[in-house]
Predicted 3D model of a 1465-nucleotide RNA (small-subunit ribosomal RNA) from a metagenome.
RNA sequence: UCCGGUUGAUCCUGCCGGACCAUACUGCUAUCGGGAUGAGACUAAGCCAUGCGAGUCAUGCGCUCUCCAGCCAUGUAGAGAGUGCGGCAGACGGCUCAAUAACACGUAGCUAACCUGCCCUAAGGAUGAGGAUAACCCCGGGAAACUGGGGCUAAUACUCAAUAGACGGUAGUACCUGGAAUGGUCAUCCGCCUAAAGGGCGUUAGAAACAUGCUUCUAACUUCGCCUUAGGAUGGAGCUGCGGCCGAUCAGGUUGUUGGUAGGGUAACGGCCUACCAAGCCUACAACCGGUACGGGCCCUGAGAGGGGGAGCCCGGAGAUGGGAACUGAGACAAGGUCCCAGGUCCUACGGGGCGCAGCAGGCGCGAAAACUCCACAAUGCACAAAAGUGUGAUGGGGUCAUCCCGAGUGCCGUCCGUUGAGGAUGGCUUUUUCCCAGUGUAAGGAACUGAGCGAAUAAAGGGGGGGCAAGUCUGGUGUCAGCCGCCGCGGUAAUACCAGCCCCCUGAGUGGUAUGGACGAUUAUUUGGCCUAAAGCGUCCGUAGCCGGCUCAGUAAGUCCUUCGUUAAAUCUAACGAUUCAAUCGUUAGACCGCGGAGGAUACUGCUAGGCUAGAGGAUGGGAGAGGUCGACGGUAGUCCUGGGGUAGGGGUGAAAUCCUAUAAUCCCAGGAGGACCACCAGUGGCGAAGGCGGUCGACUAGAACAUGCCUGACGGUGAUGGACGAAAGCUGGGGGAGCGAACCGGAUUAGACACCCGGGUAGUCCCAGCUGUAAACGAUGCGGGCUAGGUGUUGGGACAGCCAUGAGCUGCCCCAGUGCCGCAGAGAAGUUGUUAAGCCCGCCGCCUGGGAAGUACGGCCGCAAGGCUGAAACUUAAAGGAAUUGGCGGGGGAGCACCACAAGGGGUGAAGGCUGCGGUUCAAUUGGAGCCAACGCCGGGAAACUUACCGGGACUGACAGCAGAGUGAAGGUCAGGCUAAAGGUCUUUCCAGACAAGCUGAGAGGAGGCGCAUGGCCGUCGCCAGUUCGUGCCGUGAGGUGUCCUGUUAAGUCAGGCAACGAACGAGACCCCCACUACUAGUUGCCAGCGGAUCCCAUUGGGAUGCCGGGCACACUAGUGGAACUGCCGCAGAUAAUGCGGAGGAAGGAGGGGGCUACGGCAGGUCAGUAUGCCCCGAAUGCCCCGGGCCACACGCGGCCUGCAAUGGUAGGGACAGAGGGCUCCAACCUCGAAAGUGGAAGGUAAUCCCUAAACCCUACCUCAGUUGGGAUUGAGGGCUGAAACCCGCCCUCAUGAACAUGGAAUCCCUAGUAACCGCGUGUUAUCAUCGCGCGGUGAAUACGUCCCCGCUCCUUGCACACACCGCCCGUCGCUCCAUCCAAGUCGGGUCCAGAUGAGGCGUGAUCUUAUUGGUCAUGUCAAAUCUGGGUUCGAUGAGGGGGGAGAAGUCGUAACAAGGUG
Repeated sequence: UCCGGUUGAUCCUGCCGGACCAUACUGCUAUCGGGAUGAGACUAAGCCAUGCGAGUCAUGCGCUCUCCAGCCAUGUAGAGAGUGCGGCAGACGGCUCAAUAACACGUAGCUAACCUGCCCUAAGGAUGAGGAUAACCCCGGGAAACUGGGGCUAAUACUCAAUAGACGGUAGUACCUGGAAUGGUCAUCCGCCUAAAGGGCGUUAGAAACAUGCUUCUAACUUCGCCUUAGGAUGGAGCUGCGGCCGAUCAGGUUGUUGGUAGGGUAACGGCCUACCAAGCCUACAACCGGUACGGGCCCUGAGAGGGGGAGCCCGGAGAUGGGAACUGAGACAAGGUCCCAGGUCCUACGGGGCGCAGCAGGCGCGAAAACUCCACAAUGCACAAAAGUGUGAUGGGGUCAUCCCGAGUGCCGUCCGUUGAGGAUGGCUUUUUCCCAGUGUAAGGAACUGAGCGAAUAAAGGGGGGGCAAGUCUGGUGUCAGCCGCCGCGGUAAUACCAGCCCCCUGAGUGGUAUGGACGAUUAUUUGGCCUAAAGCGUCCGUAGCCGGCUCAGUAAGUCCUUCGUUAAAUCUAACGAUUCAAUCGUUAGACCGCGGAGGAUACUGCUAGGCUAGAGGAUGGGAGAGGUCGACGGUAGUCCUGGGGUAGGGGUGAAAUCCUAUAAUCCCAGGAGGACCACCAGUGGCGAAGGCGGUCGACUAGAACAUGCCUGACGGUGAUGGACGAAAGCUGGGGGAGCGAACCGGAUUAGACACCCGGGUAGUCCCAGCUGUAAACGAUGCGGGCUAGGUGUUGGGACAGCCAUGAGCUGCCCCAGUGCCGCAGAGAAGUUGUUAAGCCCGCCGCCUGGGAAGUACGGCCGCAAGGCUGAAACUUAAAGGAAUUGGCGGGGGAGCACCACAAGGGGUGAAGGCUGCGGUUCAAUUGGAGCCAACGCCGGGAAACUUACCGGGACUGACAGCAGAGUGAAGGUCAGGCUAAAGGUCUUUCCAGACAAGCUGAGAGGAGGCGCAUGGCCGUCGCCAGUUCGUGCCGUGAGGUGUCCUGUUAAGUCAGGCAACGAACGAGACCCCCACUACUAGUUGCCAGCGGAUCCCAUUGGGAUGCCGGGCACACUAGUGGAACUGCCGCAGAUAAUGCGGAGGAAGGAGGGGGCUACGGCAGGUCAGUAUGCCCCGAAUGCCCCGGGCCACACGCGGCCUGCAAUGGUAGGGACAGAGGGCUCCAACCUCGAAAGUGGAAGGUAAUCCCUAAACCCUACCUCAGUUGGGAUUGAGGGCUGAAACCCGCCCUCAUGAACAUGGAAUCCCUAGUAACCGCGUGUUAUCAUCGCGCGGUGAAUACGUCCCCGCUCCUUGCACACACCGCCCGUCGCUCCAUCCAAGUCGGGUCCAGAUGAGGCGUGAUCUUAUUGGUCAUGUCAAAUCUGGGUUCGAUGAGGGGGGAGAAGUCGUAACAAGGUG
């Protein structure tokens, strides 16, 4: 002091989680020491074997025993053991926390209502008398425990009498204390009760007695005791104020209850108990009931306020197996006492008896959970004693346990190796500690301390390393598996997140986990929160209690403040100092302990009492406004129905229809009537009302508000739990009414279905009266009241003033008050927004909220006729749910703009046929693989005969390098002949050559067209024939982000202009580059030939023509280089004087002149691992490599693209003409020969502006004459030719013959805006051969539009969104399956508690009776009463056939409800 998690991102709300401390258990690990108030508290206040834990006194008394002395008087003594009576103590100490919500505890008081052994102080006293009994002895009973009878005896045991004295009463009133006598003192009388131990030790003195004995008495002193009284101290008892848990789904409780009188009882007051009388008493300030719980000092946590706890230590209480009871005693209703009941357990001879660890150890059980059956009374304390002393599981010590706190260590310094490091080697230093020896220490020991010795020796783990959160994108394994994870989330073959290795980080003798408490949490908010939209303002008003309250004066002093006194135990806490080497720890001193009580003072504020005031509030008067309310009367239009008249075939309804109405006359028009509901226009972000709500007109009754006046009262006020009243629609009860509309329902449509939307009907209801219900998105999602804090502009009501005037309830202006809207400053807010009508700044009061779901559900209670309403949970589940705003995307939202991959206007096609080709499917040994809307399908340049080739069949071959086996007894290799074979020294048989390596094994390689294009590079396609995409600075916003990039006009364009919190800039567009169109210049071979000359040839008439062939020339053309030219430059119009558009002139070309190249930020996990590259995985004697053959060419079928056609704008035949661009040495080939042709045999030239390859449509002439033809040219037969090892599967060409479908192509669909479409051919790529393909080239050469956004799309703006994997999105409910918790339930079982009854141990009281006359027995009676049983009430828990909903669960079913106008808001 924060951090992670809702989102594409943001801010907020909100919860979940993390980091911290404490307590307990636990995993792994562990060297030592000190300290501690640590250690069976948590669960079983469960049960206990065994030992110990309370005795002591011989100086109270009696008796027994043992030892050892002594004594006829100078003596009668000593030591020890035991037992009974007696005294004191066993009411303390120790343990535990079950009960208890209470005067139990804490604190402060009171007792004028009390007691107190031992102790202290003071005063006084102790006289006389008596009878027992235990031990002991004797005799019995019993298994035992124990017990009965008889006989003796003592006392500081017991009894009686006296004295003193206490107590009670009486009357006296005097004095004292005090707030007050009921207290104390004094005196009188009476009543009643009651003392003692003159005992013990010792010393001294005296007297008596004494051997079958060894004692007794008296006095004095000392000392220990005893009695009475008074006081103190200590300890206890009672009463009172205040304080501290939860639940209202516990609202009424109580009969000894509340009080009084009288009595009983007690130490003492008291309904504590009893009788009688009265009917009270407690409670919203929480009674009663239920649950939980010993309380406090303190402890944990926290900055604090608080929250939680109450183990240990101290104080108090309570308990002692559960329950009850008394006795004794100063004190108990008694842990190691008694009696009784219950249950448990033990012994038993079955007749009876014993026991009570919540003392210390220890055991069992329970559990996650807790130590030795130790030592000592040396210290401290306690009991007893005169004392010595005895006893003491209190206590003091030790042992066990890392339980906590504190301290220390596990080494340090060099050199070398190691890339650094980790580590290793080596040299040196130190010895805290461990170990070891001695002493001191202690009750005894253990520690500790002191000194000596050995030797770096004896000592490091746990958790973590994706974020939060310090530390790895290292290696291996795994492959949505195994697993991890507090939360978010990792894991689907490159895991920084799993399991390991290495390395690193944190803490460190510890370190992690789990559970609980606190903090974090300002997520319970006093300090310190909220409620328009996130959870949250009651539907509205009235009003009780409560809380709060204007100005002023006086008093008081309760609150408040100051001073002081007492108390607030100790420990704890704080500070200083001191002790232990330091520290923890301990000690001393001081403080604090925030509280309570007493005394004195202050009086501002609050309270209280008494008075005054008028600014709050109320009243009064006045004239106005209004759908305010209730009741009554009257009116109006429309619709429906009925009647009459007119009128004729349809009407109605819809997207389109049908159901329906109509021939018994509808719809339609006119007139009249009936009945119900409603109230157009006026009408207005106008009015009124608390809200719901209120609308024709008039009347009656009635309520409220505003304004004006400043006349009256004089704080009378505000809010408002509980309560009351009102309260839309729907609904319910009873009675009316019923025109229209219209849930349910019935039809008709729609649809996959249609329990809907649409249509035709239609019942409740809607209307009225009387009652009930009491809810709504009852909303301004904004409680009521008051004060303060800039304005502007409308509007309604009232008023003041001024002006005008038509004189009216007139008009206009301005100001004030009250209401009601809009805009807006400051401020507020998460933002949207709000903003004098606050959501601003303050005050008062009420209501409500605390993650989402389960759930406004269940149970309970109250209300209701019912429907249902009000109140209102939990288990369980979940990491989010949510608000506001942002950027996108989307919409069966809106608005602009654009495009022949849009339409329109047109032209030509495809879709039908045959063929070619690609794809699918099927088939097959294989028909290799990829590509799949546009953006796959004549695509992979993919025209595959072998090759290609990846597929299938068959046959061969192949391992660099390392290791191991092998090898001069010959490895690898080669080879004649023969067999196997399609073939082959490939292999086998066999022969020979040769001379050093080595595939038999394990690793590891080469290679892979094997896998992953979702691991990649690169390249490409496409959005995109688009006009967008960003940046810097500034500004706005908390922020995401916005602005710029918007608006208007314009453009092909984010093109340009103007405006604008933007100003600039970049990538795109444009500019630029190439080609074409015009032109100038330069150049002139291989190009050209006008003019000049020549040559050859042809026609031939002087002449003409042809051939660039030659000389020559560069004019033209051409070639190919450099320039020019076009810029809305000029004119007019439109526009804003702009940008720009339209028209025109000139010009070869006009508004981008035509065509191309280039083609943004990015998206599509688009395509390609099969072009190459490349990561990982896989194969590795085969998925590598070679050869032969086959396949990729299959064929019931479907799709795409194209070719040829269906003919006369044509076909056939003959003749004739005109290109461009390319290519050429394994080549193009002129020309010649042969052939009918394909072609063949020769062959000049050409490495190319030089030589070669080269048009067709077209034109002319002729025929055909609308036919399946002289259209068409598939299919098939025959014969030839070419390429090539090889044309069977499976090539091309020629000739002859054959002559199929097809006669213009359904739904649908494609391309195209000018040299374009269409038609025509040519070249080239691929290539040995093969083009209907791709890429180019020229020739002929149109029609239509000059628009639009209707369809398909794209861009921009805007709007809604629950989408963001972005609509191929999101998402709801039933049903089905599995699991979980829960509710209801005929019941069943168990616990708590209360009431009534029955039985009733035992205690206490009374009476009678018996007796040894007592403290006894028996009986009766009263009372209290445990325990057990029965019945009932109440509450809690368990279980329950079956039923109900809920939650959860990667890929179930049905639909599509919601989110966009979500397709019916």
It matches the Rfam family "Bacterial small subunit ribosomal RNA".